[in-house]
Context: one part of a larger RNA
Molecule: large-subunit ribosomal RNA, domain V
Organism: Hydrogenophaga defluvii
RNA sequence: CCCGCGGAAAGACGGAAAGACCCCAUGAACCUUUACUGUAGCUUUGUAUUGGACUUUGAACAGAUCUGUGUAGGAUAGGUGGGAGGCUUUGAAGUGCGGUCGCUAGAUCGCAUGGAGCCAACGUUGAAAUACCACCCUGGUGUGUUUGAGGUUCUAACCUAGGUCCAUUAUCUGGAUCGGGGACCGUGCAUGGUAGGCAGUUUGACUGGGGCGGUCUCCUCCCAAAGCGUAACGGAGGAGUUCGAAGGUACGCUAGUUACGGUCGGACAUCGUGACGAUAGUGCAAUGGCAUAAGCGUGCUUAACUGCGAGACUGACAAGUCGAGCAGAUGCGAAAGCAGGACAUAGUGAUCCGGUGGUUCUGUAUGGAAGGGCCAUCGCUCAACGGAUAAAAGGUACUCUGGGGAUAACAGGCUGAUACCGCCCAAGAGUUCAUAUCGACGGCGGUGUUUGGCACCUCGAUGUCGGCUCAUCUCAUCCUGGGGCUGUAGCCGGUCCCAAGGGUAUGGCUGUUCGCCAUUUAAAGAGGUACGUGAGCUGGGUUUAAAACGUCGUGAGACAGUUUGGUCCCUAUCUUCCGUGGG
Numbered sequence: 001c002c003c004g005c006g007g008a009a010a011g012a013c014g015g016a017a018a019g020a021c022c023c024c025a026u027g028a029a030c031c032u033u034u035a036c037u038g039u040a041g042c043u044u045u046g047u048a049u050u051g052g053a054c055u056u057u058g059a060a061c062a063g064a065u066c067u068g069u070g071u072a073g074g075a076u077a078g079g080u081g082g083g084a085g086g087c088u089u090u091g092a093a094g095u096g097c098g099g100u101c102g103c104u105a106g107a108u109c110g111c112a113u114g115g116a117g118c119c120a121a122c123g124u125u126g127a128a129a130u131a132c133c134a135c136c137c138u139g140g141u142g143u144g145u146u147u148g149a150g151g152u153u154c155u156a157a158c159c160u161a162g163g164u165c166c167a168u169u170a171u172c173u174g175g176a177u178c179g180g181g182g183a184c185c186g187u188g189c190a191u192g193g194u195a196g197g198c199a200g201u202u203u204g205a206c207u208g209g210g211g212c213g214g215u216c217u218c219c220u221c222c223c224a225a226a227g228c229g230u231a232a233c234g235g236a237g238g239a240g241u242u243c244g245a246a247g248g249u250a251c252g253c254u255a256g257u258u259a260c261g262g263u264c265g266g267a268c269a270u271c272g273u274g275a276c277g278a279u280a281g282u283g284c285a286a287u288g289g290c291a292u293a294a295g296c297g298u299g300c301u302u303a304a305c306u307g308c309g310a311g312a313c314u315g316a317c318a319a320g321u322c323g324a325g326c327a328g329a330u331g332c333g334a335a336a337g338c339a340g341g342a343c344a345u346a347g348u349g350a351u352c353c354g355g356u357g358g359u360u361c362u363g364u365a366u367g368g369a370a371g372g373g374c375c376a377u378c379g380c381u382c383a384a385c386g387g388a389u390a391a392a393a394g395g396u397a398c399u400c401u402g403g404g405g406a407u408a409a410c411a412g413g414c415u416g417a418u419a420c421c422g423c424c425c426a427a428g429a430g431u432u433c434a435u436a437u438c439g440a441c442g443g444c445g446g447u448g449u450u451u452g453g454c455a456c457c458u459c460g461a462u463g464u465c466g467g468c469u470c471a472u473c474u475c476a477u478c479c480u481g482g483g484g485c486u487g488u489a490g491c492c493g494g495u496c497c498c499a500a501g502g503g504u505a506u507g508g509c510u511g512u513u514c515g516c517c518a519u520u521u522a523a524a525g526a527g528g529u530a531c532g533u534g535a536g537c538u539g540g541g542u543u544u545a546a547a548a549c550g551u552c553g554u555g556a557g558a559c560a561g562u563u564u565g566g567u568c569c570c571u572a573u574c575u576u577c578c579g580u581g582g583g
Stems, first nucleotide, its partner, number of pairs: 001583008010575003014570002022404004027400002029396004035201005041194003045190005051154012064141003068137001069105001078136005085119003094113008158181003162178006204216003213233001217239006240385001241283001242342002247301007256276006281290002284347001286345003305328004311322003317386001330339003353379007361372002411458001412456001413454003417451001419447006428438002465540001466538003470532001471529005478503003481498006505519005546564004550559003
């Protein structure tokens, strides 16, 4: 060096299972509810099946009968018209009894008695006689018809797991009959309510993982690298309007601060003079403007017009912005002219659907109409603001699928804020004396052991804390060895330098690492090794499914809260290592 055999498991990010954790999907499934929309069921009402009688109480109509009081006035005058007479032995006035109404004055009706009269135009009144007739009004009484509601009752629909009989040998079913209920119940149709019992779904995105928080449209500035534009969960602020004058025009005016002087009067009021010169003001943020003022007043007014618009700016598009000029009508101004809102830049919402006004459009045979179009205008915190629907929240540890190392938890990597270690300066402590020892305020490094940041390999899987076993390396050395200084007398020490050869506890508590305690020891070192080591062991903890407590939640359920329980697979191909054999 080659080839075997027996063993061990450090590596082959070993094998197994398109990771179950995490995130994503306009994925799924179950579960919940005061998510949305439905729906079974339950229930309300109407109607049909559904009929008779009596009674109570409404409504309408017909005919009958009564009813009607402002004041003046014989007095209880409903309205209008006709009307000069009407009623009466077929019983007038009056009287007695009774009923009804009533504004307490009377009106009206019935019976009895009575035995011949009673009333009307008159004068008052807005209106003249219920003297008489007709038609009506207000309110009432009783009758009839139709109809509504309530009650009682009947039996013939309908019901009857009540009895008996028959088919029939039959606890079914059907028929017969006697009972019991009864127009209810039940059922059909329509209709309102309720309804996680059940169903279908929704439950946003950005995001230095996700969640929690914050944000989502528009305006101003910086970032922005001297054209425009330009990102971040970069740094600062604003808007979701206001104004009939705060618009137009003609004419006019100039703030603000400060010094001094001056009654009350003051740091600041109004007055005077000077100085500075836009620091003032602009409806509101910021920026850019503004004195010819865009700032501040006064007069007159409505251009805060209608129809258009050459040409530009800007934008992926859709939108957005500026605009001379033309026509009409108008305001101000002597005129030239200016005026199509406001110093400019925020003050906002596409489309569909619908409303309102107008219209020389359309009009399903025709004429109309309905409906539609066109013009004007209105209705969205559609604010997740280019707006998925008119209409929508949650749980999953019982979970599932597709994906992702595009994205988290372990480990590694980068970094080194934090951590640990060292150095520089030396105020001070150290009786004196900075540096035996300690060292403030500061400064400079190293390490890659902490907590982090980043998200670079790995999600078609790199098993995660602690213990056991077995280790190996570093030295910033715990002991043992050698030395310097000392505020080292000695014994003990302190501090620094060299040094990694060897060594470096056992118990109690806890899952613990750590830590505390007990007792030893020369000493009971600090770290790296995928926080060494699960194809070596364990499985107490964490981290599935069960269950309970506390707390939270309406609930399903949840909790770096607690508690009990809970499957750890692999026969070694290669490298490596140990032992051994042959060539």